Predicted 3D model of a 91-nucleotide RNA (c-di-GMP-I riboswitch aptamer) from a Desulfuromonadaceae bacterium. The coordinates come from a structure-prediction model, not an experiment, and the mean pLDDT is 79.
C1' cells in the first nucleotide's frame, strides 16, 4: 500500500410504531422513536416485488368484481445483483 476480516473507540444512518404535511395508491417527507446496519453512502442500470390506468382473455350469481397476460406511467437503494465513492484498525 492492497485485499480479507470486524475486536475496540469515535462518528453516522434509522425498521416497527406514534404524530404533522404531501400523493388516487405503492409510498415520500418533518418531529418523536430504535429493530438493525461498514456501505442501511450515492446510482432504478439488470432482476424482483408493489401501486395506478388502459386493453385482452377466463370465471361466475351478468353486475361489476376477481384472476392472468400485455402496454403505459410510477414506488421500493433497509429485497438481490451490477456500477461508483468511502471512515477506523485489535487480528
Nucleotide at each position: 500500500u492492497u485485499u480479507c476480516c470486524g475486536a475496540a473507540g469515535a462518528g453516522g444512518u434509522a425498521a416497527a410504531c406514534c404524530u404533522g404535511g404531501g400523493g388516487u395508491a405503492a409510498c415520500c417527507u418533518g418531529g418523536g422513536g430504535a429493530c438493525a446496519c461498514a456501505a442501511a453512502g450515492c446510482u432504478g442500470c439488470g432482476g424482483a416485488u408493489c401501486c395506478u390506468g388502459a386493453a385482452u382473455u377466463u370465471u361466475c350469481u351478468a353486475g361489476g368484481u376477481a384472476a392472468a397476460u400485455u402496454c403505459a406511467g410510477g414506488a421500493u437503494g433497509g429485497c438481490c445483483g451490477g456500477g461508483u465513492u468511502g471512515g477506523c484498525g485489535a487480528g
The organism belongs to Desulfuromonadaceae, within Bacteria. Its Rfam family is "c-di-GMP-I riboswitch aptamer". Rfam describes the family as follows. GEMM was predicted in a large-scale screen for bacterial structured RNA regulatory elements.